[in-house]
Context: one part of a larger RNA
RNA sequence: UAUGCUUGUCUCAAAGAUUAAGCCAUGCAUGUCUAAGUAUAAACAUCUUUAUACUGUGAAACUGCGUACAGCUCAUUAUAUCAGUUAUUAUUUAUUUGAUGGUACCUUACUACAUGGAUACCCGUAGUAAUUCUAGAGCUAAUACAUGCGUAAAACUCUGACUCUCGGGAAAGAGUGUAUUUAUUAGAUUAAAGACCAACCCUCUUCGGAGGUCCUUUGGUGACUCAUAGUAACUGUUCGAAUCGCAUGGCUUUGUGCUGGCGAUAGUUCAUUCAAAUUUCUGCCCUAUCAGCUUCCGACGGUAGUGUAGUGGACUACCGUGGCUUUAACGGGUGACGGAGAAUUAGGGUUCGAUUCCGGAGAGGGAGCCUGAGAAACGGCUACCACAUCCAAGGAAGGCAGCAGGCGCGCAAAUUACCCAAUCCUGAUACAGGGAGGUAGUGACAAGAAAUAACAAUACUGUGUCUCUAAAGGCCCGGUAAUUGGAAUGAGUCUAACUUAAAAACCUUAAUGAGGAUCCACUGGAGGGCAAGUCUGGUGCCAGCAGCCGCGGUAAUUCCAGCUCCAGUAGCGUAUAUU
Numbered sequence: 001u002a003u004g005c006u007u008g009u010c011u012c013a014a015a016g017a018u019u020a021a022g023c024c025a026u027g028c029a030u031g032u033c034u035a036a037g038u039a040u041a042a043a044c045a046u047c048u049u050u051a052u053a054c055u056g057u058g059a060a061a062c063u064g065c066g067u068a069c070a071g072c073u074c075a076u077u078a079u080a081u082c083a084g085u086u087a088u089u090a091u092u093u094a095u096u097u098g099a100u101g102g103u104a105c106c107u108u109a110c111u112a113c114a115u116g117g118a119u120a121c122c123c124g125u126a127g128u129a130a131u132u133c134u135a136g137a138g139c140u141a142a143u144a145c146a147u148g149c150g151u152a153a154a155a156c157u158c159u160g161a162c163u164c165u166c167g168g169g170a171a172a173g174a175g176u177g178u179a180u181u182u183a184u185u186a187g188a189u190u191a192a193a194g195a196c197c198a199a200c201c202c203u204c205u206u207c208g209g210a211g212g213u214c215c216u217u218u219g220g221u222g223a224c225u226c227a228u229a230g231u232a233a234c235u236g237u238u239c240g241a242a243u244c245g246c247a248u249g250g251c252u253u254u255g256u257g258c259u260g261g262c263g264a265u266a267g268u269u270c271a272u273u274c275a276a277a278u279u280u281c282u283g284c285c286c287u288a289u290c291a292g293c294u295u296c297c298g299a300c301g302g303u304a305g306u307g308u309a310g311u312g313g314a315c316u317a318c319c320g321u322g323g324c325u326u327u328a329a330c331g332g333g334u335g336a337c338g339g340a341g342a343a344u345u346a347g348g349g350u351u352c353g354a355u356u357c358c359g360g361a362g363a364g365g366g367a368g369c370c371u372g373a374g375a376a377a378c379g380g381c382u383a384c385c386a387c388a389u390c391c392a393a394g395g396a397a398g399g400c401a402g403c404a405g406g407c408g409c410g411c412a413a414a415u416u417a418c419c420c421a422a423u424c425c426u427g428a429u430a431c432a433g434g435g436a437g438g439u440a441g442u443g444a445c446a447a448g449a450a451a452u453a454a455c456a457a458u459a460c461u462g463u464g465u466c467u468c469u470a471a472a473g474g475c476c477c478g479g480u481a482a483u484u485g486g487a488a489u490g491a492g493u494c495u496a497a498c499u500u501a502a503a504a505a506c507c508u509u510a511a512u513g514a515g516g517a518u519c520c521a522c523u524g525g526a527g528g529g530c531a532a533g534u535c536u537g538g539u540g541c542c543a544g545c546a547g548c549c550g551c552g553g554u555a556a557u558u559c560c561a562g563c564u565c566c567a568g569u570a571g572c573g574u575a576u577a578u579u
Stems, first nucleotide, its partner, number of pairs: 001575005009449003015442001016409001022407003026404003031065002037062002043057002063428001072362003082283003087278002091276002097271003111242001115146002122138001125135003155176005162169002177239001179235001181233006201212004219226001241265001243264004249259003285333003292324003299321008337359003341352004364385002367382003387398001389396002415440001417439003423436001424434003455485003458481005464475004490519001492512002496508001522568005527549002533563001535562004544551002
């Protein structure tokens, strides 16, 4: 694990892995809205001081986000996965959280109180046998799609009219945010003392000189071509808010004048977080009836490129000839996903690990791809192969190794139930959704607790002891009784509450509920191993039993029965695998 017989209670609870990663009817399993993107629904509601842009609720639809998580399965897979341990100075990262941006025009009558054109829903006209199919006409929105202004001072770089003692000085002009790509510069630094030369400054100067001081900023790492900054260009130029809600205040020159709060949503760069992708070292079952393997078409290395988020023969070109192997390469097998773990075990070991946690892989088989921060996604798309559905025969639609359920397969496995109340997840979100998950149903997979009687009297009887010497009797402790007696209880039925999303069940609580307490405990055995009969009847080497040894041929301790007894007990037997 399966199966046979049996089964009263309570708790807990695995469950179509093994065989067919075989096939699937039907239903459901992924959707989502706040004060805060978009409402003229020809929807509803309120009539309050009002509603000729806008009161409220709000179907639909556009927009945004999610659908890459979760759930299922274990087919592949043997240095692959995986585990422990490294690295990313070789990279990407929606979201979260924290920081972060005065530079936009290229030029003079200009939208910045705010620009443009569409399209859903809607309305109507149509096509098809048919689909979550579509076409044509008519409108109308945006945080959809596009377009597009503004803001200080200084400094620096370049050009440089003019000027001039040829050392220079300079009006004027152009450029300079951030991001992208390329080139380039900086991003320093272990000696000490003295002398010399030149410039600058200071002191003394007889103007010939002499002496002296000062010489400046530079982060991080084990390690950078790092961070950061500068210059020159580059880009069919990224971002730098034409958005939404709630409050409406302050100053006023009384002008619809200036100014202003708290949020929401966007958005660049840097970090952070959630991750991801590669990666270092070590470790894996059986097999030599597998001894050489790899390299044409990359095998091993170098150089350059392509490609990638990035490294890399990942790929391409050109070179070299390497690389692995009895320390078992390569090949084959595996009823092989890996691990954490499980069973057994004195220690060492042996066997298992499909299965709830972590990692991987896969969605009938291969392949390719779109979207996106993230997929080589399948409850996304496109082909091919294999299956297979509807059809009016022209066409159309499909993927349960999600939850139920069906067929098939088999030794072998549950309900087409209820619910989002809990745990959490997702979303624009306190509100919706969730076969994730929970709750019941099935359920002798396992596991735990422990009813099927207790007591007394009487009768009979036993051990011990006392009256000791026996009979007989007393006391204590038992045993056996279809003798008698009241007491106690749950199983069950059932009232109520509790419980629960709602129930059911449990736990409580009324009522009822036991004498052959028929409210009846089984399963295997009784020669040995191995606890328990040499009792009775039947059978007669037959029928049968028996794991093994053996039993059975007329007195069977072993068969078939009855009685009695033994073992375990709500369980026990059998088969198989394993220790």
A computed fold for a 579-nucleotide part of an RNA from Auranticordis sp., annotated as small-subunit ribosomal RNA, 5' domain. The prediction has a mean pLDDT of 81. RNAcentral holds the full RNA, with entries from ENA. It matches the Rfam family "Eukaryotic small subunit ribosomal RNA". Rfam 15.1 lists 75,755 matches to the family in 2,556 species. The literature on the family includes a 2001 paper in Science by Yusupov et al., "Crystal structure of the ribosome at 5.5 A resolution". Rfam links the family to the GO terms structural constituent of ribosome and ribosome. The family is grouped with related families in Rfam's "SSU clan".